Model confidence (mean pLDDT): 85 of 100. The part of an RNA shown here (small-subunit ribosomal RNA, 5' domain) has 520 nucleotides and comes from an uncultured bacterium. The full RNA is in RNAcentral, with records from Greengenes.

Context: one part of a larger RNA
């Protein structure tokens, strides 16, 4: 010099950052991922409207018994439109966004390269297409099991759910055939023959989709070079081990898996094995070289209560999906269930130590949806902490009787000291009234009645903390008497202690200061 500190004493404001470094300990409770009715059934509301029966007002004739006409009304029922609601089939999207550093010495990161060895939803851009068919199933009805979670059967029913068939410009794979290329394996291209593979459809009529291909464009996957931390009081390590030749599997090479064959490969250039640890952009330091670190914020890996698996998808081996084993916690009717804060807030613990169960989706950004919109603990914002960094303030002139009161004294005086008082002036911060944004593209503002501007008011409400032997700025009186105590090194104290404690008096620094850790 610095720190994501902490501790002790103090503490007035702002702006901008920052805040579990410990037990990846265990977690009550709310929220962190939903959305689309312009994909589909079907239920619930309101209106109109078919058509049934009931009703039974009005007129009308009456021989006064009665008949005929049939309004309003609710009911039930057939199409229809209209906002919406929760379930449910379907579609995107829950793989990003967020957290954390436990594991990992690794092609794990970083750098620079290859893949003639790969994938790529959404998006863009060409080109070419959508005929014609079927069977289901949840939803709902009926029955039934179970405390419950959650089922069972039977029965209907729709789709951009699902299966066939047609069609194939250009794809693909099999055979063969020309031309040109290169770093081997082989690559482009143009042609023949056979095979295979495709779609959905809604609509407010504007569009918004569907499918197969190139091709982009993003976004990933594989694989090299080189570089990455300590120990030899860790010297041999290795059996899918090295390589081959098939075969399987992957998007894709590859012992990545198998089966068979050969004995290889790896090490003092430090293999194996232990410890430790996420890497980095970067951050302290330093004149640089170079040392030390890896919070925030950026990029990448790894993880998700513990090990394991797989499914689904363009994408996972998947934090708020599933599936087994474990450990825990919690319901239970004891037969069986649920859960997974290393999200954001909290809560217990552990610790020298780390905040609110806060508002808004206003803007930025993200998923859905045609959009209106709807989510969104991302994020923007406010609350709490001197934790850190900037910034201001605690008043400013004049005032000598050098007041008083304290220290000290040779008792004359000498400091505190222009310091106070007292006169004049301001008003930065706070307080208080008034007005009052930008940020928001047409509308829309959590932040905020904030920032900011004005006005009146009072010197009013705002100074500590360390130190004074030398290093190292800053001295004297007391008390004490090798005691009590200081101390960072030297080293002070045993009757005149500038070194202990106290007081006055000085000197640093300042809303702080000191100390303790720990890197230069």
């Nucleotide at each position: 010099g610095a720190u994501g500190a902490a501790c002790g004493c103090u503490g007035g404001c702002g702006g901008c950052g920052u805040g579990c470094u410990u037990a990846a300990c265990a977690c009550a409770u709310g929220c962190a991922a939903g959305u689309c009715g312009a994909g589909c059934g079907a239920a619930g509301c309101g209106c109109c409207u078919u058509a049934u029966a009931c009703a039974g007002a009005u007129u009308c004739c009456u021989u006064c018994g009665g008949g005929a006409u049939g309004a309003a009304g609710g009911a039930u029922u057939u199409g229809g439109c209209g906002a919406c609601u929760g379930a449910g089939c379907g579609g995107c999207g829950g793989a990003c966004g967020g957290g954390u550093g436990a594991g990992u010495a690794a092609c794990g990161c970083g750098u620079g390269g290859g893949c003639a060895a790969c994938c790529u939803g959404c998006c863009u851009c060409a080109c070419a297409c959508a005929g014609g068919g079927g069977g289901a199933u949840a939803a709902c009805a009926g029955c039934u099991a179970g405390a419950a979670a959650u089922g069972g059967c039977u029965g209907c029913u729709a789709a951009u759910a699902c299966c066939g068939c047609a069609u194939a410009a250009g794809g693909c794979c099999g055979c063969g055939g020309c031309a040109c290329c290169g770093c081997a394996u082989g690559g482009u291209g143009c042609g023949g023959c056979g095979g295979c593979a495709g779609a959905a459809g809604c609509u407010c009529c504007g569009g918004c989709g569907g499918u197969g291909u190139g091709a982009g464009a993003u976004g990933g996957g594989c694989c090299c070079g080189c570089g990455u931390c300590u120990g030899a009081u860790u010297a041999g390590g290795u059996a899918g081990u090295u390589g081959g030749u098939g075969c399987g599997g992957u998007a894709a090479c590859g012992g990545c898996g198998c089966a068979c064959c050969a004995a290889g490969c790896c090490g003092a250039c430090g293999a194996u094995c232990a410890g430790u640890a996420g890497c980095c952009g970067a951050c302290c330091u330093g004149a640089g070289a170079g040392g030390g670190u890896g919070a925030c914020c950026g990029g990448c890996c790894a993880c998700a209560u513990u090990g394991g698996g797989a499914c689904u998808g363009a994408g996972a081996c998947a934090c708020g999906g599933c599936c087994c084993a474990a450990a825990c916690u919690c319901c239970u009717a004891c037969g069986g269930g649920a859960g997974g804060c290393a999200g954001c807030a909290g809560u217990g613990g552990g610790g020298a130590a780390u905040a609110u169960u806060g508002c808004a989706c206003a803007a930025u950004g993200g998923g859905g949806g045609a959009a209106a919109c709807c989510c969104u603990g991302a994020u923007g914002c406010a609350g709490c902490g001197a934790c850190g960094c900037c910034g201001c303030g605690u008043g400013a002139a004049g005032g000598a009787u050098g007041a008083a009161g304290u220290a000290u004294u040779u008792c004359g005086g000498u400091a505190u000291g222009u310091a106070a008082a007292c006169u004049u002036c301001u008003a930065u911060c706070a307080g208080c009234a008034g007005g009052g944004a930008a940020g928001a593209a047409g509308a829309u503002g959590a932040c905020g009645g904030u920032a900011c501007c004005u006005g009146a008011c009072u010197a009013a409400g705002a100074a500590g903390c360390c130190c004074c032997g030398g290093c190292u700025a800053a001295c004297u009186a007391c008390g004490u008497g090798c005691c009590a105590g200081c101390a960072g090194c030297c080293g002070c104290g045993g009757u005149a202690a500038u070194a202990c404690g106290u007081a006055g008096g000085g000197g640093g620094c300042a809303a702080g200061c000191g100390u303790u850790a720990u890197c230069c």